[in-house]
C1' cells in the first nucleotide's frame, strides 16, 4: 500500500440580532436582567419494568398465552455477557427457536418398485419355466433402513473383519452444558415439534385520554323556610263526609357531574470524572452536576465568518447554491427492530512488497 473484520465516537461551528414556550429575580404596571430549551434513534409501540386505577382470602391444579443448549448480568425480558455444539469463512469472525421423535396421535406432496409391522421396476444370481434369492449397482426424490475398504458369496448382504460414524456402560477433565479415553454391542424406531402433543420455566386485567384534587353559569336533584292557595289535579283500593299531603312563586344550603383549572410532570434502576472488584454483561466506593417538561402543544428565523460536498470559470484562487443526513419529545427507566448524507478512532485477519 489493498482488500476485508469487528468494537465504537460524532453527525455542521462560532458570534451578532429579532422571536417563541419553561423558569427565578426585580417591578404598582408596562417592562427589565439571569438560567436553561430535542434525538441516537425523540420513530415502530414489538418485549421487560417502574407508577396508577380495577378485580382478588391462601395454596394448588386445570386451561389459554408466552418461553426454551449451559453458566452468568439485571429490578426484569424473548435483552445483554461469556462458554457449548452445529454451520459457513483460507482468516479475523459470522450466523442458528439449539429441549423431548425411543408417551401417543398425524403429515411426508409430485416422482418413485417402495416414504416406514418395509418394499423387489431395471439390474445380478439359481432355475427349461413357473418360481425363488439379493438391499451391493441403475433409476426417483428434500429425505430410501450406516459409510469406505478387504474377504466372503451363486448373486449378495454387518454375512465376517479393519477404520470412520452411532448406541450402551464405566473412568477423566468441566459448576453446566459437553468434551476427551477405554470397553462392549454388528446396528437398534428415518423426517418432522415456527404440526397436534409432552417436559420445565414464567404470567391477573386495564392504561398518563391512568388517576387524584378544585370548581362556575345553565338545566336537574335534596333538604330547611318564605309568600300564595282556586272553582281544579293527583294520592291514601272504591263511594260519600270530615280532616291531610303534593302539584306554583322565591330565599339559602347541601350534593352529583360539565367547561375550566391544578396535581400527576420529572431527581431519576439519572449524567460526567475517577478508584476498585469481575474476561465480560455489570456491580461497588468517592466527588461532582441538575441538564426541555409543552397541552391547537415552545425548541425558530436572517445576517456574517469558517468547515464539508455540488456545480461552474484556464490554475493559485475564485463565484454560485432555500445544498449539509434519517428525523421532531408529550409519565418514565432498561432492550429490541427499522431509519440514517457523510466524517473520524481503536483492536485484529488475509495478500503484495521493503529492511
Nucleotide at each position: 500500500u489493498c482488500a476485508g473484520a469487528u468494537a465504537g465516537u460524532c453527525g455542521g461551528g462560532u458570534g451578532a440580532u429579532c422571536g417563541c414556550g419553561c423558569u427565578c429575580g426585580c417591578g404598582c404596571a408596562a417592562g427589565c436582567g439571569g438560567g436553561g430549551g430535542a434525538g441516537g434513534a425523540a420513530a415502530g409501540u414489538c418485549c421487560g419494568g417502574g407508577c396508577u386505577c380495577c378485580a382478588c382470602g391462601g395454596a394448588a391444579g386445570c386451561a389459554c398465552g408466552g418461553u426454551g443448549c449451559c453458566g452468568g448480568a439485571u429490578a426484569a425480558c424473548g435483552u445483554c455477557c461469556g462458554g457449548c455444539g452445529g454451520a459457513g469463512g483460507c482468516g479475523a469472525c459470522u450466523c442458528c427457536a439449539g429441549g423431548g421423535a425411543a408417551a401417543g396421535u398425524g403429515c411426508c406432496a409430485c416422482a418413485g418398485a417402495a416414504a416406514g409391522c418395509a418394499a423387489a421396476c431395471c439390474g445380478c444370481c439359481c432355475g427349461u419355466a413357473a418360481g425363488g434369492g439379493u438391499a451391493a449397482g441403475g433409476g426417483u426424490g428434500a429425505a430410501a433402513g450406516g459409510g469406505u475398504g478387504c474377504g466372503g458369496u451363486a448373486a449378495g448382504a454387518g454375512c465376517g473383519c479393519a477404520c470412520c460414524g452411532c448406541g450402551c456402560u464405566g473412568c477423566c477433565g468441566g459448576u453446566a452444558a459437553c468434551g476427551g479415553c477405554a470397553g462392549u454391542g454388528g446396528c437398534a424406531g428415518g423426517g418432522u415439534a415456527a404440526a397436534c402433543c409432552c417436559c420445565g420455566c414464567c404470567g391477573g386485567g386495564a392504561g398518563c385520554a391512568a388517576a387524584a384534587c378544585c370548581a362556575a353559569a345553565u338545566a336537574g336533584a335534596a333538604g330547611c323556610g318564605g309568600u300564595a292557595c282556586a272553582u281544579g289535579g293527583c294520592c291514601g283500593g272504591u263511594u260519600u263526609c270530615c280532616g291531610g299531603g303534593c302539584c306554583a312563586c322565591u330565599g339559602c344550603u347541601u350534593g352529583g357531574g360539565u367547561a375550566g383549572g391544578u396535581u400527576g410532570c420529572u431527581u431519576g434502576a439519572g449524567g460526567u470524572g475517577u478508584c476498585c472488584g469481575g474476561u465480560a454483561a455489570c456491580g461497588g466506593g468517592c466527588a461532582u452536576c441538575c441538564c426541555a417538561g409543552a397541552u391547537g402543544a415552545a425548541u425558530g428565523a436572517u445576517c456574517a465568518c469558517c468547515g464539508c460536498c455540488a456545480u461552474c470559470c484556464u490554475u493559485u484562487g475564485g463565484a454560485u447554491g432555500u445544498g449539509c443526513a434519517c428525523a421532531g419529545a408529550a409519565c418514565c427507566c432498561g432492550g429490541c427492530u427499522u431509519a440514517c448524507a457523510g466524517a473520524c478512532u481503536g483492536u485484529c485477519u488475509g495478500a503484495c512488497c521493503c529492511c